[in-house]
RNA sequence: GCCGAUGUAGCUCAAUGGUAGAGCAACCGAUUUGUAAUCGGUAGGUUACGGGUUCAACUCCCGUCGUCGGCU
Numbered sequence: 001g002c003c004g005a006u007g008u009a010g011c012u013c014a015a016u017g018g019u020a021g022a023g024c025a026a027c028c029g030a031u032u033u034g035u036a037a038u039c040g041g042u043a044g045g046u047u048a049c050g051g052g053u054u055c056a057a058c059u060c061c062c063g064u065c066g067u068c069g070g071c072u
Base pairs, nucleotide, nucleotide: 001071002070003069004068005067006066007065010024011023012022013021018055026042027041028040029039030038048064049063050062051061052060
């Protein structure tokens, strides 16, 4: 330099055009003599950034950036 994959909650990941979710972690509560475990609940998102298409975009298109892999 060329090609491909990937970027969503603190972490690991869903969501194939129609209200952004789960598990773990955090916090509160229940249970327990107490802790752990268990159960219930709460909070936490500019969906990497910019633009485009669309009534509507995490999703489709273009560009930029980061990460990973391959080729030379």

About this RNA
A computed fold for a 72-nucleotide RNA from a Thermoflexales bacterium, annotated as transfer RNA. It matches the Rfam family "tRNA". Its family is annotated with triplet codon-amino acid adaptor activity in the Gene Ontology. The prediction has a mean pLDDT of 82.